The RNA shown here (transfer RNA) has 73 nucleotides and comes from a Thermoplasmata archaeon. RNAcentral holds the sequence, with entries from ENA.
RNA sequence: GGGGACGUAGUUUAGCCUGGUAGAAUUACGGGCUCCAGACCCGUCGAUCAGGGUUCAAAUCCCUGCGUCCCCA
Numbered sequence: 001g002g003g004g005a006c007g008u009a010g011u012u013u014a015g016c017c018u019g020g021u022a023g024a025a026u027u028a029c030g031g032g033c034u035c036c037a038g039a040c041c042c043g044u045c046g047a048u049c050a051g052g053g054u055u056c057a058a059a060u061c062c063c064u065g066c067g068u069c070c071c072c073a
Base pairs, nucleotide, nucleotide: 001072002071003070004069005068006067007066010026011025012024013023020056028044029043030042031041032040049065050064051063052062053061
């Protein structure tokens, strides 16, 4: 320099193809249980990489940029 894949809670991820309420697990926090703690049970908080476009409506479609990984040179 050329090509490809990916980017969603602190972490791991579903949803994307076929546009329509952002979901789960775990962490953290609160409560229950316990002599205490752990385990277990209940609850709460927290996310779509950035910008632009299309659309009544974008995590999803299109463009550009940024980042990570892989391949070629």
NCBI's taxonomy places the organism under Archaea, Methanobacteriati, Thermoplasmatota, Thermoplasmata.